A computed fold for a 462-nucleotide part of an RNA from Ulva sp., annotated as small-subunit ribosomal RNA, 3' major domain. RNAcentral holds the full RNA, with entries from ENA and SILVA. Its Rfam family is "Bacterial small subunit ribosomal RNA". Rfam links the family to the GO terms structural constituent of ribosome and ribosome. Model confidence (mean pLDDT): 81 of 100.

Context: one part of a larger RNA
Order: sequence, then structure tokens, then C1' cells
RNA sequence: UGACGGGGGCCCGCACAAGCGGUGGAGCAUGUGGUUUAAUUCGAUGCAACGCGAAGAACCUUACCGGGGUUUGACAUACUAUGAAUUUUUUGGAGACGAAAAAGUUUAAACAUAGAUACAGGUGGUGCAUGGCUGUCGUCAGCUCGUGUCGUGAGACGUAGGGUUAAGUCCUGUAACGAGCGCAACCCUUAUUGUUAGUUGCUUUAAGGAAACUAGCAAGACUGCCAGUGAUAAGCUGGAGGAAGGUGAGGAUGACGUCAAGUCAGCAUGCCCCUUAAAUCCCGGGCUACACACGUGCUACAAUGGUUAAGACAAAGAGAUGCUAACUUGCGAAAGUACAGCCAACCUCAAAAACUUAAUCUCAGUUCGGAUUGUAGGCUGCAACUCGCCUACAUGAAGCCGGAAUCGCUAGUAAUCGCAGGUCAGCUAUACUGCGGUGAAUACGUUCCCGGGCCUUGUACA
Repeated sequence: UGACGGGGGCCCGCACAAGCGGUGGAGCAUGUGGUUUAAUUCGAUGCAACGCGAAGAACCUUACCGGGGUUUGACAUACUAUGAAUUUUUUGGAGACGAAAAAGUUUAAACAUAGAUACAGGUGGUGCAUGGCUGUCGUCAGCUCGUGUCGUGAGACGUAGGGUUAAGUCCUGUAACGAGCGCAACCCUUAUUGUUAGUUGCUUUAAGGAAACUAGCAAGACUGCCAGUGAUAAGCUGGAGGAAGGUGAGGAUGACGUCAAGUCAGCAUGCCCCUUAAAUCCCGGGCUACACACGUGCUACAAUGGUUAAGACAAAGAGAUGCUAACUUGCGAAAGUACAGCCAACCUCAAAAACUUAAUCUCAGUUCGGAUUGUAGGCUGCAACUCGCCUACAUGAAGCCGGAAUCGCUAGUAAUCGCAGGUCAGCUAUACUGCGGUGAAUACGUUCCCGGGCCUUGUACA
């Protein structure tokens, strides 16, 4: 100087407390461990691994296993020789890959075959050799430098004090004076108004207007004003006006560093290793196994509810190998006809759902709950057996609110209700990322638990 303390002081944070809703019990989905397996590819492992890489494993993907093939190679550059390239048909084979015939005829390029060697290739190892990127402490308020001063020196001061702030924020004080990276502001979205422009938007369809909407430019909030308080300071408390008040709300933004944290399988890359194989092609299987254990979720256990009928109100998105209206058929998933519209503020996906009204059920393992299983179908796709989704009918399991323990959340938040998108032929999405609808309760307070910041103190620690 740090680090640590079941030392002290001060101060923060959904850290506790006060509340609301969950998890832990059930069924299922999904990930992991374990076990099994020819293989169940690999990685991630306290917080900070476990609906994680994977924004989508039937084949492909695919890296794993079995079997069948190839060896200058599936891919790149270079040399030589031959052949135009190419197309069609037959045939062996599970396929990869061969065999045969015909058409074509062309110089080059390109392509194919053969040969030879340099080489290719490796999701093989090492994240403890690395780059890059990322997580975490933590959006915590800290981390430093120049000159100077003090100290023999390591170092200290600056950056200790008194106030204040979300903040090393600001004021004051001061052997310090300045400065840098952080904080804040600048950026985006949103809340209000003005103005400009309005079609594909709006609506009494008038050749209409700017209420709503769209999207450009402005205004607006700065403790600016008032009162109190304070050191006359910084500020704090209350008030006015205002759409908004003291950072208005949300996002982006992550200092010096820590964890030899994560990633050689995204990519790049040193070294090591393989080179008739640890490279590469193909078919089939596996990644979907199942006594069990854990994490994350979905659906419930019902009457603030279930069912039936009727009616209302969004936002944000997507669409050409696409979104698909209307009509017809079908109980339905869906199919068909005709091509209606739309390269989209125009058309379509599209029905919003909780909600409201009416009827019914009357506390029961039920008209709750929907697992499981059977039959019959539909769709995508070469192909749904292993291993897809959906529909109809039948079946109708556990479950009556969950032990110890434990998680999230302070306002348009929690809770609850649907909608959309990416990936994608299809889907295992209950996931993820967004969008809006309805819309609470509580916070006395900082003794305690956890994490953090500053000062101080002790130290057999560095």
C1' cells in the first nucleotide's frame, strides 16, 4: 500500500421489512446429471452452466455409430496429355458409384478424364500459447496522470474534513494547482403544443376539411418563479403555473481492473498431432434411449369459474418459390373452382382475447381437469416406422392449492389477457424477441440476512 475481520462509524440497493403473485406437491414440455447404448456428437457447471451455443436434429443439418466406397482427394493453386461442352436412353447397386449405347463435334476460355508432385483437408489437441468477441462485480462511483510539496524509502497529499447529491454531483475548506478515463449532458423512443405537408390515411363522397392520423421542423423543463430552511453557498422542503417538476419515463451507452471466467465448435491463429486416415462420399441408425435426481416453464386443481349464444374495443409486425379475400364441398383439420386484390398507410394474414349481455351448471373428482390410449382422416415433404404437426369421434389418469426451503416485482410496475415476428418445406414454440388490452397492493423503517461504496482500526496474511 492492499486484502481480510462472527472490529467500529456513515451511506446505498426489491437486500431485509410491508405487500402481491409464484416455484418446491400433480400431469406434461424442455434442458442437465446419472444410467443405458454400436452411438446416445461436442461445448456450457455457484452467483455469472442447466427453454444455454441451438432464431427451429425425420433425410440434410451432423460433428456420433454400423456398413459400403474413394486416395492429389468433396474444396484451392500450379504442370502435361486427351476429349468440345453437353444431352438422352438402357442397365448393376441400398445409395455413393459404375457399365453400355446414341445424339452432338468447335479455335480459345471453361469443363471433364488420366498421370506426377508440390499440396489440399481435419468440428483432431491445447481458451493454461493467442486475436477478436462475451459474461461478471456493476450503470457500482470509482480509477489515474502532470507539475509541486512532504517522507531516507515503500509511498502520501491531490482523491481525508463540514455539508449535499442518483453520482469523486456540487459548494465550502485546504500544500496543493490543474488534467484525463468514468458520472452527467450530447443520441433514440415516448408524453404536450404550434407549424408545414398531406395520399394509399379520415369522413356527412364534398372535389371536403385538418378534430383524429401520418412525418418533417420547431417550442417546451432550466430549481426558471415564490415562500421557508441552510454558511449569504451547494442544496433541501413546500407552493404556483404547467401536458410534464426537480435525472419526467424508457432505451442505447459498461472507467482502471477482477475471475489463467467463457469461447481453438462462429471466425482468425502459434505449436503439437493424423495424411490409403483422425481426410472424404453414401445408405441406415443415433443426437428423441429411461429405474432415477435437479433446474426452467406450460396447464390445472375450479363458481372472481366451466359451457353455449349474441355483441364491442388494440398495437406492433409479415407478405412474390409470398400473403391469400370471396364462393363451393366437408362436423372439422382442410380441399376445390375461378384467378378478386396486393411488390402494400391501398390488398391479405386478421378472429384480438380477457370484457359485456343472456341462458345453463350448483360444490361433485363434477358440464372442473385434461394426461394417456384406440379408431378414422387432413397437411408438409423423395420419405412421417424409429421420429412431425393438425382434425373428428371415443377414452377420460394424476390433481381438491402443495413440507423444509426458495424466487420475482415499487406503477402503467406486479398480476392477468390475447396478437405478431424471426428461425422455418413442415414442426416438437408451452421457448425467445417484440406489441398492445385490463390493471392493483405495500414501503413503519434500516435492528437483522445478502451484495456494494467511503472513512477509521487490528493483523502470526501478500